[in-house]
Molecule: transfer RNA
Organism: Baffinella frigidus
RNA sequence: GGGGAUUUGGCGCAGUGGCAGCGCGCCCGCUUUGCAUGCGGGAGGCCAUGGGUUCAAACCCCAUAAUCUCCA
Numbered sequence: 001g002g003g004g005a006u007u008u009g010g011c012g013c014a015g016u017g018g019c020a021g022c023g024c025g026c027c028c029g030c031u032u033u034g035c036a037u038g039c040g041g042g043a044g045g046c047c048a049u050g051g052g053u054u055c056a057a058a059c060c061c062c063a064u065a066a067u068c069u070c071c072a
Stems, first nucleotide, its partner, number of pairs: 001071007010024004018055001026042005048064005
């Protein structure tokens, strides 16, 4: 220098055009002498950044950035 992959709550991941979800973690309540477990409820993400297409974009297109990887 060139090719490819990935980027979504604190962490790990789903979601391939129309409601952003799951597990763990966190907070509150019940249960306990207390803790853990269990049960119920809740907070937390303008989807890496900018632009474009579309009635409508996490999702399609372009550019950029970061990480990983392959080639030279």